[in-house]
Context: one part of a larger RNA
RNA sequence: GCCAACGAGUUUUUCUUACCAAUUAGUCUAAGCGCUUAUGGCGCGGAGGCACAGGGAAACCAAGUCUUAAAAGGGCGAAAAAUUAAAUUGGUGGGAAAAGACCCGAAGCCAGACGAGCUUGCCAUGACCAGGAUGAAGCUCUUAGAAAUAAGAGUGGAGGUCCGAACCCGUUUGUCGUUCAACGCAUUGGGAUGAGUUGUGGUAAGGAGUGAAAAGCUAAUCGAGUUUGGUAAUAGCUGGUUCUUCCCGAAAUAGUUCUAGGACUAGCCUCUUCGGCCACGUUCUUGGAGGUAGAGCACUGGAAGAGAUACUGCGGCGCAAGCUAGGUAUUUCUACCAAACUCCGAAUGCCAGGAACUUUGCGAAGGGAGUCAGACUGCGGAAGCGAAGUCCCGUAGUCGCGAGGGGAACAACCCAGACCGUUAUCUAAGGUCCCUAAAUCUAUACUAAGUGUUAGCAAGGAGGUGAAAUUUCUCAGAUAGCUAGGAGGUUAGCUUAGAAGCAGCUACCCUUUAAAAAGUGCGUAACAGCUUACUAGCUAAGAGAUUUUGCGCCGAAGAUUCCCGGGGCUCAAGUAUAGUACCGAAGAUACGGAUUGGCAUCUUAUGAUGUCAGUGGUAGGGAAGCGUCCUUAUUGCGCUGAAGCAGAAUUGUAAGGUUCUGUGGAGUGAUAGGGAGUGAGAAUGUUGGC
Numbered sequence: 001g002c003c004a005a006c007g008a009g010u011u012u013u014u015c016u017u018a019c020c021a022a023u024u025a026g027u028c029u030a031a032g033c034g035c036u037u038a039u040g041g042c043g044c045g046g047a048g049g050c051a052c053a054g055g056g057a058a059a060c061c062a063a064g065u066c067u068u069a070a071a072a073g074g075g076c077g078a079a080a081a082a083u084u085a086a087a088u089u090g091g092u093g094g095g096a097a098a099a100g101a102c103c104c105g106a107a108g109c110c111a112g113a114c115g116a117g118c119u120u121g122c123c124a125u126g127a128c129c130a131g132g133a134u135g136a137a138g139c140u141c142u143u144a145g146a147a148a149u150a151a152g153a154g155u156g157g158a159g160g161u162c163c164g165a166a167c168c169c170g171u172u173u174g175u176c177g178u179u180c181a182a183c184g185c186a187u188u189g190g191g192a193u194g195a196g197u198u199g200u201g202g203u204a205a206g207g208a209g210u211g212a213a214a215a216g217c218u219a220a221u222c223g224a225g226u227u228u229g230g231u232a233a234u235a236g237c238u239g240g241u242u243c244u245u246c247c248c249g250a251a252a253u254a255g256u257u258c259u260a261g262g263a264c265u266a267g268c269c270u271c272u273u274c275g276g277c278c279a280c281g282u283u284c285u286u287g288g289a290g291g292u293a294g295a296g297c298a299c300u301g302g303a304a305g306a307g308a309u310a311c312u313g314c315g316g317c318g319c320a321a322g323c324u325a326g327g328u329a330u331u332u333c334u335a336c337c338a339a340a341c342u343c344c345g346a347a348u349g350c351c352a353g354g355a356a357c358u359u360u361g362c363g364a365a366g367g368g369a370g371u372c373a374g375a376c377u378g379c380g381g382a383a384g385c386g387a388a389g390u391c392c393c394g395u396a397g398u399c400g401c402g403a404g405g406g407g408a409a410c411a412a413c414c415c416a417g418a419c420c421g422u423u424a425u426c427u428a429a430g431g432u433c434c435c436u437a438a439a440u441c442u443a444u445a446c447u448a449a450g451u452g453u454u455a456g457c458a459a460g461g462a463g464g465u466g467a468a469a470u471u472u473c474u475c476a477g478a479u480a481g482c483u484a485g486g487a488g489g490u491u492a493g494c495u496u497a498g499a500a501g502c503a504g505c506u507a508c509c510c511u512u513u514a515a516a517a518a519g520u521g522c523g524u525a526a527c528a529g530c531u532u533a534c535u536a537g538c539u540a541a542g543a544g545a546u547u548u549u550g551c552g553c554c555g556a557a558g559a560u561u562c563c564c565g566g567g568g569c570u571c572a573a574g575u576a577u578a579g580u581a582c583c584g585a586a587g588a589u590a591c592g593g594a595u596u597g598g599c600a601u602c603u604u605a606u607g608a609u610g611u612c613a614g615u616g617g618u619a620g621g622g623a624a625g626c627g628u629c630c631u632u633a634u635u636g637c638g639c640u641g642a643a644g645c646a647g648a649a650u651u652g653u654a655a656g657g658u659u660c661u662g663u664g665g666a667g668u669g670a671u672a673g674g675g676a677g678u679g680a681g682a683a684u685g686u687u688g689g690c
């Protein structure tokens, strides 16, 4: 991992509710007793419970009573009314409470026992430490000294002394790391006469011991050992919770909460009974309330420019007068800003009346819930950075609980809401060259960048190219090109080493001319040289400038893979405009069938037929069924072959049923009831097998 078996809303008591039954002369017996065909049945038993009257805390009173001083008021009742009988007991189903209470799951808490053969400390009694080194005190002798004492030599053999085996430890690195080993092995290390090591015996324990202290150790277990019991501890937490079909169908919000991943009440769902009506929704129309968007500056404030008037210290210039740059207040003009500004002011939405269409809506009493983590998208906003697949509101949609088609793939986007069947038809979004169903469709343009075919890129730059408009020059010859000229005063003056059109400063005149600058650019050290403006001729018909706009170009660097989904596409298979066909879904239609609800007709309960409207669905509510085991009654089958097992056929919407064949070898069905240890694929489920 797979297979098989087992495996989770049960039982008791009380309360409540729906349905069913019995009794009503209200109802039911409990314990107990008697009889009996004896785990059973029949009878007796009314003690007691509920009901029949309420009010009050109670005494108590009573169709009333309580409050109170009160025959005042008020509370709760009676009576009456409106549909209606009502009560008791039992059964079944739903729910609640108490219990293990749907099942499995803690870490833990308490009590009693068992542990010091591991380890920690201590006690008693034993054992062990190769060899080498150093050489304390003391003592003896000599020397000095009066002596205390000192020095030297010898002797001596101290030490938590030194080196280093056994022994004890475990510093470093390697190895091992499904190990030789639940801590080893190798190497390198520390101690090695001491607070040393070790044998045997003994002693101290669970909130306790022991500890040269690490919360270490107390039998591979320690911030409280192990084991049994309390015990099915508790778990607002996680996981799991077993057959079928049909009808309806949520919520992720508010308030409160030692509350925030839990709960209670309300909201939203469902079922039952009753009521009354069209009360619901959409569209049109009529009449309303309001201060948002926008706009505005009339108020409240903000803020910019230019003035005017009044007052004013000082700064600059000036002898002064005054000029100039300011400040404060008031005021004029111009252009502005505002969630907590408004002289104004929509669209929607909301309220009410009417009309049409449609099918829901509302209230009362009760049974059962689930929900309280929401997500994205569009629009209006707060927070944030006018960041976020961000966070918080409002509003609508979708997902959640929704399949189908499109979007390459893609809960939340676009289209559209799946009862079942059909190799039928028409469409939506989106598409129609091939992958791939359907146009290589029609008409007119644009794009040359593979731009594009994708939702998506800026400021800025450019004789890319199309369209539109305005304007200037032009056969009295434009623009471009070619030929020729482009001069003189003069090298203008200044500056400068030099400055001659052309480093720089100032000025920018005059003459000859068809025209020619005190010079447009290159150039020289300075000149020179080339060229331009300007003019004539040749040629010949268009040339120039500006603005708006379509499509393109550059700007353009990213992390798995070039990339429009791909191939590929250029009078497109790109872009723009217009048009006609076709494809395309579980949509609509057609045909057949099932089922739910309403209505009508028929009908014995109850169904049949017709017609209209429905039949996606998680949590959840409701309805109807299938199957397993046991049991009561009735009735069957079976050695001429029961159950079980295997296969086939057939039947029912389904859970399932029936028949046949084989195997098997002794039990087992049907109908009507009753009762449950009653349905497995999941629980790191349990046991067995492989």
Base pairs, nucleotide, nucleotide: 001690002689003688004687005686006685011099012098013097014096015095016094017093018092019091020090021089022088023087024086026050027049028048032044033043034042035041036040054061055060064076065075066074067073102240103239105237109230110229111228112227113226114225120204121203122202123201124200125199126198127197128196129194131163132162133161134159138155139154140153141152142151143150144149167191168190169189173186174185175184206222208218209217210216243625244624245623246622247621248620253266254265255264256263257262267371268370269368270367271366272365273364274363275362279360281357282356283355284354285353286352287351288350294344295342296341300338301337302336304334305333306332307331308330309329310328311327312326315324316323317322374399375398376397377396378395379394380393381392383390404415405414406413419593420592421591422590424589425588426587430583431582432581433567434566435565439580441579442578443577444576445575446574452569453568460554461553464551465550466549467548468547469546470545471544472543473542481538482537483536484535485534487511488510489509492506493505494504517532521530522529594615595614596613597612598611599610600609601608602607626679628676629675630674631673632672633671634670635669636668637667644663645662646661647660648659649658650657651656

Predicted 3D model of a 690-nucleotide part of an RNA (large-subunit ribosomal RNA, domain II) from a bacterium. Its Rfam family is "Bacterial large subunit ribosomal RNA". Its family is annotated with structural constituent of ribosome and ribosome in the Gene Ontology. RNAcentral holds the full RNA, with entries from ENA.